[in-house]
Context: one part of a larger RNA
């Protein structure tokens, strides 16, 4: 050192299994105050369904009747016609009865009565009357039709006994209920019972918060641009003057003066370049004012629009200059909102006004275009739908180490040590110990930070087994100091060879306790070690409790209970025998 053979099992990120956590993307079943539907049922109409009767109310037609401001014989519905109408087929009168009534009087019918009454004229008045026709208004009568309700009836339709019948099918007797009940169709309502769905992103993992469009400053590296869950602030208005134009002024603050009046109110005089104002956040602007006052006014126009700027686009922003009618100004001139940069929403659908287009054979007309103008915290603000919340440890696919939990790693804010400096405590004296305010290494055992190898798997706390390693040394062992009188201690240096307990309580590591000890180190080594063992904790499915939550479930919240697979080829390691 090399073979072979037994053993052991430390790596081979060992096998198995396209992680079951976590996160994306999909799904599936649960839930429910998500949405959207539906069966089911509840309620109305209609057929199936028909007879009589009474009530109430309704339509048409016919008949009759009604109708009153003030003038005016007096109760004039409206319009036409109209010189006559009625009357022994009973006129005035007069009694009774019924019906209305604006209490005047209108109709009607009866009974005496036995010839006359009305109108035109005239007056009055918006309108003229007798009598006729065609209506209006409201009433009643009268046929019809059609409702609704209420009694009542059978023969539809439903039931029970009985009979035939092979029969719980048909049929027949009968008795009950009866146009109700069921049923059909049509509508309202209710509706997780049940079905489809949805449940936005960003995001130093994901939830949780927070944010999502706009406007200003910085970051931005001296043209423009330009991220971050980088720092710091506004807007989702206002204003008929706070807009146009003319023409006029000059602030703030300060010195001195000045009744009440004081640091500061209103007045005088002087300095005053902008430190004041500016509607509303900054910032960039302004005194020749865009700042402050006053007169007159509406250009806070309609038709355009050369030329530019920003911007992938959509879109956004200046603008001279013409035409119409105009506002100010003597007038040159300005004026198409306000310093200026924030005050927002595409498209579709639909109103609202206008219109000189188009109209499904013509002509209409209903629709449509055009021109204005309205209706969106579509605020997740380039708006998927008119319309959308949740569980899931009962889970499930497809991905990911592009992303967490464990281990490694990088980093050390945090931890451990450790030195400097010495305020100061230590009666005196900074240093025998101790050491404040700071600084200035080391360490990689702690919380964390990154998220770099692994998600087609690197098993994850303690405990056993079996360790081996550092020393910032718990004992044993050599030293210095001491505030070391000796004992016993404190610091400190040096030193890693050996050692470093038994229990009691918890899964516990750790921790407290009991009793020993010379001492009961501290740390790494996947928080050593589950192809070694345990499976008490964590961390599945089964239940409870306690708490959230309507609920399905949910809880570094508790509690009983839960399957630990590998015959070892190479590496190694130990034992045997051979060369």
């Nucleotide at each position: 050192c090399c073979c072979a053979c037994g053993a052991g099992u430390a790596g081979a990120c060992g096998a198995a299994a396209a992680g079951a956590c976590c996160c994306c993307g999909g799904a599936a079943c649960c839930u429910u105050g998500a949405c959207u539907g539906u069966a089911c049922c509840c309620u109305g109409g209609u057929c199936u369904g028909g007879a009589a009767u009474g009530u109430u109310g309704g339509u048409c037609c016919g008949g009759u009747c009604u109708g009153c401001g003030u003038a005016g014989g007096a109760u004039a519905g409206g319009u036409g016609g109209g010189a006559g109408g009625c009357u022994u087929u009973g006129a005035a009168g007069c009694g009774g009865a019924g019906c209305u009534c604006u209490c005047g009087g209108g109709c009607u019918c009866c009974g005496c009565a036995g010839a006359g009454c009305c109108a035109a004229c005239g007056g009055u008045g918006a309108a003229a009357u007798a009598c006729c026709a065609c209506c209006c208004u409201g009433g009643u009568c009268g046929u019809a039709c059609g409702a609704a309700c209420g009694u009542u009836c059978u023969a539809a339709c439903c039931g029970g006994u009985c009979c035939u019948c092979u029969g719980u099918a048909g049929g027949g007797a009968u008795c009950g209920g009866g146009a109700c009940a069921g049923g059909g169709c049509c509508a309202g309502g209710c509706g997780g019972g049940c079905a489809g769905u949805u449940u936005g992103a960003c995001u130093g993992g994901g939830g949780c918060g927070g944010u999502u469009u706009c406007c200003u400053c910085c970051u931005a590296a001296a043209g423009g641009a330009u991220a971050a869950c980088g720092g710091a602030g506004g807007a989702g208005c206002a204003c008929c003057a706070a807009g146009g134009u003319c023409c006029c002024c000059u602030c703030a603050g300060c010195g001195c003066g000045g009744u009440u009046g004081g640091c500061a109110a209103u007045c005088g005089c002087g300095c005053g370049u902008c430190g004041a104002g500016u509607g509303u956040a900054a910032g960039g602007g302004c005194a020749u004012a865009a700042g402050g006052g006053g007169g007159c006014u509406u250009g806070a126009c309609u038709g355009c629009g050369a030329g530019u700027c920003c911007g992938a686009c959509a879109g956004g922003a200046c603008a001279a200059g013409c035409a119409g009618g105009g506002a100010c100004g003597a007038a040159a001139g300005u004026c198409g909102g306000u310093c200026c940069u924030a005050g927002u929403g595409a498209u579709c659908c639909g109103g609202c006004g206008g219109u000189g287009g188009c109209u499904a054979g013509u002509g209409g007309g209903a629709g449509c275009g055009c021109c204005g103008u309205c209706g969106c915290u579509c605020a997740a603000c380039g708006a998927a739908u008119a319309a959308u919340a949740g569980g899931u440890a009962c889970u499930c696919c497809g991905g990911g180490g592009a992303u967490a939990a464990c281990a490694g790693g990088c980093u050390u804010a945090u931890c451990g040590g450790g030195c400097c400096c010495g305020a100061g405590a230590g009666u005196u004296c900074a240093c025998a110990u101790c050491g404040a305010c700071g600084g200035c290494c080391c360490g990689g055992u702690u919380u964390g930070g990154c998220a770099c190898c692994u998600c087609g798997a690197u098993g994850u706390c303690g405990g056993c087994u079996c360790a081996u390693c550092g020393c910032a040394u718990c004992c044993u062992g050599g030293g210095g100091g001491u505030g070391g009188a000796g004992a016993a201690g404190c610091u400190c240096c040096c030193a890693a060879g050996g050692g470093u307990c038994c229990g009691g309580c918890u899964g516990u590591u750790c921790g407290c306790c009991g009793g020993u000890u010379a001492a009961a180190g501290c740390g790494g080594u996947a928080c050593g070690c589950g192809a070694g063992c345990u499976g008490g904790g964590u961390u599945u499915a089964g239940a409870a409790c306690g708490u959230c939550g309507u609920g399905a479930g949910a809880c570094a919240g508790u509690u009983c209970g839960g399957u630990c697979u590998c015959u070892a080829u190479c590496u190694c390691u130990c034992g045997u025998g051979g060369g």